[in-house]
């Protein structure tokens, strides 16, 4: 340094679901939880998602129908850091 992830040591993270807050939402943040993960660190680059507040249409209005400048890294590719163990 490259590949791997059979055992194991040392830790590590945290799905749903609850409760508090933030946020129009999507969804994020704390506490309990613990499905699961070997990059379940980071980063929206390329491809997906999902939201529709602002603006825009159509409508007498309710309403609906477009739009990301919102967001998912635990949806896939990619890029970058790394822990142990093997080879």
């Nucleotide at each position: 340094a490259a590949c791997u992830g059979u055992a194991a040591a040392a830790g590590g993270c945290a799905a749903a679901u609850c409760c508090g807050c933030c946020g129009a939402a999507a969804g994020g943040c704390g506490g309990a939880g613990g499905c699961g993960c070997a990059a379940a660190g980071u980063c929206a680059c390329c491809g997906g998602u999902c939201u529709a507040a602002c603006g825009g249409g159509u409508a007498a209005a309710u309403a609906c129908c477009c739009u990301a400048u919102g967001a998912c890294a635990g949806c896939g590719g990619g890029a970058u850091u790394g822990c142990c163990a093997g080879u």
A computed fold for an 87-nucleotide RNA from a Deltaproteobacteria bacterium, annotated as c-di-GMP-I riboswitch aptamer.
Taxonomically the source falls in Myxococcia (Bacteria, Pseudomonadati, Myxococcota).